A computed fold for a 476-nucleotide part of an RNA from a metagenome, annotated as small-subunit ribosomal RNA, 3' major domain.

Context: one part of a larger RNA
RNA sequence: UGACGGGGGCCCGCACAAGCGGAGGAGCAUGUGGUUUAAUUCGAUGAUACGCGAGGAACCUUACCUGGGCUCAAAUGCAGAAUGACGUUUCGUGAAAGCGGAAUUCCCUUCGGGGCAUUUUGCAAGGUGCUGCAUGGUUGUCGUCAGCUCGUGCCGUGAGGUGUCGGGUUAAGUCCCAUAACGAGCGCAACCCCUAUUCUUAGUUGCCAUCAGGUAAUGCUGGGAACUCUAAGGAAACUGCCUACGCAAGUAGUGAGGAAGGUGGGGAUGACGUCAAAUCAGCACGGCCCUUAUGUCCAGGGCUACACACGUGCUACAAUGGCCGGUACAGAGGGUCGCUACCUGGUGACAGGAUGCUAAUCUCAAAAACCGGUCUCAGUUCGGAUCGAAGUCUGCAACUCGACUUCGUGAAGUUGGAUUCGCUAGUAAUCGCAUAUCAGCAAUGGUGCGGUGAAUACGUUCCCGGGCCUUGCACA
Numbered sequence: 001u002g003a004c005g006g007g008g009g010c011c012c013g014c015a016c017a018a019g020c021g022g023a024g025g026a027g028c029a030u031g032u033g034g035u036u037u038a039a040u041u042c043g044a045u046g047a048u049a050c051g052c053g054a055g056g057a058a059c060c061u062u063a064c065c066u067g068g069g070c071u072c073a074a075a076u077g078c079a080g081a082a083u084g085a086c087g088u089u090u091c092g093u094g095a096a097a098g099c100g101g102a103a104u105u106c107c108c109u110u111c112g113g114g115g116c117a118u119u120u121u122g123c124a125a126g127g128u129g130c131u132g133c134a135u136g137g138u139u140g141u142c143g144u145c146a147g148c149u150c151g152u153g154c155c156g157u158g159a160g161g162u163g164u165c166g167g168g169u170u171a172a173g174u175c176c177c178a179u180a181a182c183g184a185g186c187g188c189a190a191c192c193c194c195u196a197u198u199c200u201u202a203g204u205u206g207c208c209a210u211c212a213g214g215u216a217a218u219g220c221u222g223g224g225a226a227c228u229c230u231a232a233g234g235a236a237a238c239u240g241c242c243u244a245c246g247c248a249a250g251u252a253g254u255g256a257g258g259a260a261g262g263u264g265g266g267g268a269u270g271a272c273g274u275c276a277a278a279u280c281a282g283c284a285c286g287g288c289c290c291u292u293a294u295g296u297c298c299a300g301g302g303c304u305a306c307a308c309a310c311g312u313g314c315u316a317c318a319a320u321g322g323c324c325g326g327u328a329c330a331g332a333g334g335g336u337c338g339c340u341a342c343c344u345g346g347u348g349a350c351a352g353g354a355u356g357c358u359a360a361u362c363u364c365a366a367a368a369a370c371c372g373g374u375c376u377c378a379g380u381u382c383g384g385a386u387c388g389a390a391g392u393c394u395g396c397a398a399c400u401c402g403a404c405u406u407c408g409u410g411a412a413g414u415u416g417g418a419u420u421c422g423c424u425a426g427u428a429a430u431c432g433c434a435u436a437u438c439a440g441c442a443a444u445g446g447u448g449c450g451g452u453g454a455a456u457a458c459g460u461u462c463c464c465g466g467g468c469c470u471u472g473c474a475c476a
Base pairs, nucleotide, nucleotide: 001476002475004472005471007470008469009468010467011466012465013464015460016459019423020422021421022420023419026315027314028313029312030311031310032309033308034306035305042053043052064301065300066299067298068297069296070295076124077123078122079121080120081119082118083117084116087104088103089102090101091100092099093098106115107114108113126290127289129288130287131286135284136283137279138278139277140275142273147186148185149184150183151182152181153162154161155160166177167176168175192267193266194265195264197235198234199233200232201231202230203229207224208223211222212221213220238261241255242253243252244251245250317416321375322374323373324372325371326370333364334363335362338357339356342353343352344351345350382413387408388407389406390405391404392403393402429452430451431450432449433448434447435446
């Protein structure tokens, strides 16, 4: 100087408390461990692995296993040699890859050769093989915590200290005062984006108050530029004003005004560093290793196994509910190898027609809510696992191993031990919608979007994590 203390002081955080809803019990989905296996490819392992890499394992992917092939190889370049082709068609064998054969068959030329292609020799290949403890790059975490440092000066023999401490204040090393320190840098804040209010400009594909026309009905048409909205530019919030306290910074107020008030709400943004943290399987790269194989091609299988254990989720156990009928309201996205209105067939998944749309134009397209009816507390009209049958769709191909539909079947489950997680407001809870990947889909996952919409916070004694000062120390 640090680190540590079941030392002290001050302070903060959904850290506790106060609340709401979950997990832990059930079934299923998914990941992991273990076991099994020819293989169940590899990595990730307290917090910071475990719906993680994977934003899509039937083939492919694929790295694994079994079997069958190839050996300059799948691709490209240089040099040398040989051939005249290459390609196309076709036969045999085969699961395919491959192997063997048949037919057809080059161009230019100064006849020296050249171009092109194949084969071959040599040199370069190839490796998801090892090492993340040789590395780059990227990432997680402490932590969006308020810290981490430098120049000069001063103090100290020196390591080092001071500044950065003290008194206040703040979300903040934020600011003020004081001060052997005076300044500065990286962080904080602001500048950036979205959102809440308003103005101007612009009105098409969006809008329709007024006027007119028209329809069974609809901004449907003429028209309008008001309103909504769209999207570009401004304005607006600064403790600016008032009161109280205070030297100041600032704090308090059902203050005023205002759409918004003290960081308005959200996002992006992650200092010096820590964990020899993660990744050689995204990529790059040093070293080592393989080279008729640890390379490469193909078929089939596996990654989907299953006494068990754990994590993360979904669905429930019901009446604030289930079922049936009627009826209303979003935002953000996607769409031409696509989204499909509408019509017909089918109980349905869907099929056959047909129209519009390269989209503010056409289309995918809401649910909870609301109204009416029924069920009446039961393993039920709850719950839907499992299994049987028949189908639909995608795709060379759904046996291992896809999703969906219909009919039947109708398991566990009556609110879950110890323990444990999330959340402070348009949040939790709840309801649906969209989308990337994608032929299809194991999506209940991820990322977004809106609809409905709470309760509670006395407080900081305690648990956990963190910051500053101080103290002890046999630690570095």
The full RNA is in RNAcentral, with records from SILVA.
The coordinates come from a structure-prediction model, not an experiment, and the mean pLDDT is 83.
Its Rfam family is "Bacterial small subunit ribosomal RNA". Its family is annotated with ribosome and structural constituent of ribosome in the Gene Ontology.